Predicted 3D model of a 350-nucleotide part of an RNA (small-subunit ribosomal RNA, central domain) from a metagenome.
[in-house]
Context: one part of a larger RNA
């Protein structure tokens, strides 16, 4: 280099933007770079190879072909690739009219619980486990009533439903604001698809500085269990979980399934557009269009099992794979305040 892979054997980069780069729709006419014919030249000799010839044979030597990955240059073809020129509208995008949506981001407010104070009843227990203890409590708890104050979470509707590129997002009101689909007709005319590098975002948990602290709770600390119990139970309890701003940059970041595009029998639910039909209005029914989600046929698959959302049949781009263990480790290198992260090996050993 050629081959061969990646749902679960090894192997999809956590996601996005995009930069070189790859690759790219229809017509038509130009060019001839690539691309094909054809010629000449060059590709020394030996050596390999074929057919001879010489040593009694081989080894060996020698005559002749042939073979040389290819190069240059010249002439010609013009389909395909390119390149230039006009042009076209399916692909991409504008414009306009609608939908729906926990899509982000700030300020506001809301009710139930929980815990704490305060104030009334009321009186001995209350808690809590398999059983118990520790702990709370005659300084009046626990139950109950009314008052306050503070944090966090948003019960019903909640749905294999909705949004979002991932992460992720659910009380309500408003402000700011991204995407999406759908319908119909205008425009613009390949503007397009993928992305080494690079920028961005990125859960928990962690970290810095200032807040905050209602429940919860690593660690601790008691109490029980147990041969022990540094653990499962139980009582308590600090970080932390919350908020501001900076960092961290890692997940079983999962659909263990990279993005885009076309082609390929069906049935069925659902949830957002549009149409027709029905209807007083409706329900519903049938088409049709973006999601979602159950089965299936071909086909694929080692099996499960995928199956128009394919893990089928092609195309193009990027990442990544190559026995197990050592090892995602050490050495450098870059990043971080650190915690560590990313790049990423050998020795040896089965």
């Nucleotide at each position: 280099c050629u081959g061969g892979g990646c749902g679960u054997a090894a192997a999809g980069g956590g996601c996005g933007c995009g930069u070189a780069g790859g690759c790219g729709g229809g017509u038509a006419c130009u060019u001839a770079a690539g691309u094909u014919a054809u010629a000449u030249g060059u590709g020394a000799a030996a050596g390999c190879c074929c057919c001879g010839g010489g040593c009694u044979u081989a080894a060996c030597c020698u005559g002749g072909g042939a073979a040389u990955g290819g190069c240059c240059u010249a002439u010609a073809a013009g389909a395909c690739u390119g390149a230039g020129u006009a042009u076209c509208u399916a692909g991409a995008g504008u414009a306009g009219g609608a939908u729906a949506g926990g899509g982000g981001g700030a300020a506001g407010u809301g009710g139930a619980a929980u815990u704490u104070c305060c104030g009334g009843u009321g009186u001995a227990g209350c808690g809590g486990u398999g059983a118990a203890a520790u702990g709370c409590g005659u300084a009046g708890a626990u139950a109950u009533c009314g008052g306050a104050a503070g944090g966090a979470a948003c019960a019903u509707c909640a749905g294999u439903g909705g949004c979002g590129a991932a992460g992720g997002c659910g009380g309500c009101u408003u402000c700011c604001u991204g995407g999406a689909u759908c319908c119909a007709u205008a425009c613009u005319g390949a503007c397009g698809c993928u992305g080494a590098g690079g920028c961005g975002c990125g859960a928990a948990a962690g970290c810095g500085u200032g807040g905050g602290g209602a429940g919860c709770a690593a660690a601790c600390a008691g109490g029980a269990u147990u041969a022990g119990a540094u653990a499962c139970c139980c009582u308590g309890g600090u970080a932390g979980u919350c908020c501001a701003c900076g960092c961290c940059c890692u997940a079983a970041a999962c659909g263990a399934u990279g993005a885009g595009a076309a082609c390929u029998a069906g049935c069925u639910g659902u949830u957002g557009g549009g149409g027709u039909g029905g209807u007083a209005a409706g329900a519903c029914a049938c088409c049709u269009u973006a999601g979602u989600a159950g089965c299936g046929c071909a086909g694929c698959u080692a099996a499960c099992g995928c199956g128009a959302u394919a893990a089928g049949u092609u195309c193009u781009c990027c990442g990544c794979c190559u026995g197990g263990g050592g090892a995602g480790u050490a050495c450098g290198g870059c990043c971080g305040c650190a915690a560590g992260g990313u790049u990423a090996a050998a020795a040896c050993u089965c």